[in-house]
Source information:
Predicted 3D model of a 351-nucleotide RNA (Bacterial RNase P class A) from Acetonema longum DSM 6540.

RNA sequence: CAAGUCUGAAAAAUGAUCGCGAUGCAUGCUGCAUCGAGGAAAGUCCGAGCUCCAUAGGGCAGGGUGCUGGAUAACGUCCAGCGAGGGCGACCUUAGGGAAAGUGCCACAGAAAAAAACCGCCGGGGAACCGGUAAGGGUGCAACGGUGCGGUAAGAGCGCACCAGCAGUCAGGUGACUGGCUGGCUAGGUAAACCCCACCUGGAGCAAGACCAAAUAGGGAAGGGAUGAGGCGGCCCGCUGAGCCUUCCGGGUGUGUCGCUAGAGCCGGCAGGCAACUGACGGCCGAGAUAGAUGAUCAUUACCACGCCGUGCGGUGUGGGACAGAACUCGGCUUAAUGAGGACUUGAGCA
Numbered sequence: 001c002a003a004g005u006c007u008g009a010a011a012a013a014u015g016a017u018c019g020c021g022a023u024g025c026a027u028g029c030u031g032c033a034u035c036g037a038g039g040a041a042a043g044u045c046c047g048a049g050c051u052c053c054a055u056a057g058g059g060c061a062g063g064g065u066g067c068u069g070g071a072u073a074a075c076g077u078c079c080a081g082c083g084a085g086g087g088c089g090a091c092c093u094u095a096g097g098g099a100a101a102g103u104g105c106c107a108c109a110g111a112a113a114a115a116a117a118c119c120g121c122c123g124g125g126g127a128a129c130c131g132g133u134a135a136g137g138g139u140g141c142a143a144c145g146g147u148g149c150g151g152u153a154a155g156a157g158c159g160c161a162c163c164a165g166c167a168g169u170c171a172g173g174u175g176a177c178u179g180g181c182u183g184g185c186u187a188g189g190u191a192a193a194c195c196c197c198a199c200c201u202g203g204a205g206c207a208a209g210a211c212c213a214a215a216u217a218g219g220g221a222a223g224g225g226a227u228g229a230g231g232c233g234g235c236c237c238g239c240u241g242a243g244c245c246u247u248c249c250g251g252g253u254g255u256g257u258c259g260c261u262a263g264a265g266c267c268g269g270c271a272g273g274c275a276a277c278u279g280a281c282g283g284c285c286g287a288g289a290u291a292g293a294u295g296a297u298c299a300u301u302a303c304c305a306c307g308c309c310g311u312g313c314g315g316u317g318u319g320g321g322a323c324a325g326a327a328c329u330c331g332g333c334u335u336a337a338u339g340a341g342g343a344c345u346u347g348a349g350c351a
Stems, first nucleotide, its partner, number of pairs: 001347007010338001012301007020036006038323001042334002045332005050205004057237004062201005067081005082096001083094004097196002102194002104190003118137002120133005145163006164186001166183007209258003212254001219249006230240002265284004270279003303320007
């Protein structure tokens, strides 16, 4: 200098004037003070807080997760590792339990895709054919472990060496797993197929729900009901329990108040931990709207880009600001989009 990998700040600030919303104080006819969109507010994909079913349980089905150890309120999230795969590397991906419980699938080709011999090789025979073989060839993504040597009638783990797998054993590690030794020779792949195993799991959701006010025709019809309506997403058991429940038709009432923002909250350094994170201490309170506010103008400064001057520090001119907008709240994930800076890898060159 070039190419890459990982991470990542920030997204403007201050003042004045005018305008808008909330809260508080003062009170008049309006004044003052304070505050006023995000890192994703987005998607609604997970998990919760909270509310109701509800006085309230067990099981099945269904659903979810799936290597190990931790973190967390919890999660399908995060951290640290292990295995496998990719990359020269920094690093990246991982839907990672079980195929020896069972079922299914592996098109076509091929002799054969889970139990086999087409060509070939060897032996017998005049030949037809019979027997042996799975080393060589062919088909295929994949063919009775792979390469090599010996051996054999020809071959084959038949024997040996090395390697992979499997089993046993020893050592290390909390563990996933790793390494050594020994053994016989070796039951393909697929579970992001059904399934088995382990663990987890009520439902609906702020348009949840609570309260107040007001009004009408608290109307009509059908069905069911203590031999148990109804209650819990489905089913079973259990429990509870009634002038009720279900369905259809018709009519009336405000678009009121609460829920609605002090929290698993934020910031700071200290301690523990590789880290995620945790603890104690100190400090802070940062929109709560409801036809839905958070804006406009001017000035200065900051940041970034380009140009000029300058040895450096710096000065000066022009321009720019992406994605986007709260509606109960929080922890994540995913997506959109600009990216200062930092660390690391590879290559070339110079000293």
Rfam family: Bacterial RNase P class A. By type it is a ribozyme. RNAcentral holds the sequence, with entries from Rfam. Lineage of the source: Bacteria > Bacillota > Negativicutes > Acetonemataceae > Acetonema longum. The coordinates come from a structure-prediction model, not an experiment, and the mean pLDDT is 76.